The prediction has a mean pLDDT of 77. A computed fold for a 37-nucleotide RNA from an Acidobacteriaceae bacterium, annotated as nadA riboswitch. NCBI's taxonomy places the organism under Bacteria, Acidobacteriota, Terriglobia, Terriglobales, Acidobacteriaceae.
Order: sequence, then structure tokens, then C1' cells
RNA sequence: GCUUUCAACAUCCCCGUCCGGAUUUCGGACUGAAGGC
Repeated sequence: GCUUUCAACAUCCCCGUCCGGAUUUCGGACUGAAGGC
């Protein structure tokens, strides 16, 4: 540097943040963790 899987952090659990579309889910960017090259 590329890539895969995730959300630890949260005044019970769930929920990382923002933007756009959409109308209940889709796309993009970013933060953090682990793995692969």
C1' cells in the first nucleotide's frame, strides 16, 4: 500500500461516524479492531 471479516468504544441490550439515494434497505467516504497478500 491492497484486500477480507468485523464494531471494541456507547449512562441495560441493540446501535462506529458522515453524505447521498431510497422507504426500510442500497451505495460512497472516513474512524477503530483482527486476518491475508
Rfam family: nadA riboswitch. A reference for the family is Huang et al. (2020), "Structure and ligand binding of the ADP-binding domain of the NAD(+) riboswitch", RNA. It is annotated as a small RNA.